[in-house]
c-di-GMP-I riboswitch aptamer from a Syntrophomonadaceae bacterium, 85 nucleotides, folded computationally.
RNA sequence: AACCGAACGUGGCAAAACCACCGAAAGGUGGCGGCGCAAAGCUACAGGGGCUUCGGCAAAAUGCCGGUGCCAGCCAGCUGCCGGU
Numbered sequence: 001a002a003c004c005g006a007a008c009g010u011g012g013c014a015a016a017a018c019c020a021c022c023g024a025a026a027g028g029u030g031g032c033g034g035c036g037c038a039a040a041g042c043u044a045c046a047g048g049g050g051c052u053u054c055g056g057c058a059a060a061a062u063g064c065c066g067g068u069g070c071c072a073g074c075c076a077g078c079u080g081c082c083g084g085u
Base pairs, nucleotide, nucleotide: 002085003084004083005082012037013036018031019030020029021028022027035073041078042077043076047075048074049071050070051069053067054066055065056064057063058062
């Protein structure tokens, strides 16, 4: 340095539900709470994908195109602890 993740060590994070606040919404923040996670650390302008909402096209469901916002605990990029090979 690369690959791997059983055990060892320090530990870390915190799903859903509920409460409060922000938001049109998706969703976010804090509290509580733990479903789980070897990156559940960071990145939304490296890339893909998804959600919301607005506009347009299409007879409708729905789909497509474009804009705003959001999701990394969807894939992914970057970085990292312990140890093994």
The prediction has a mean pLDDT of 84.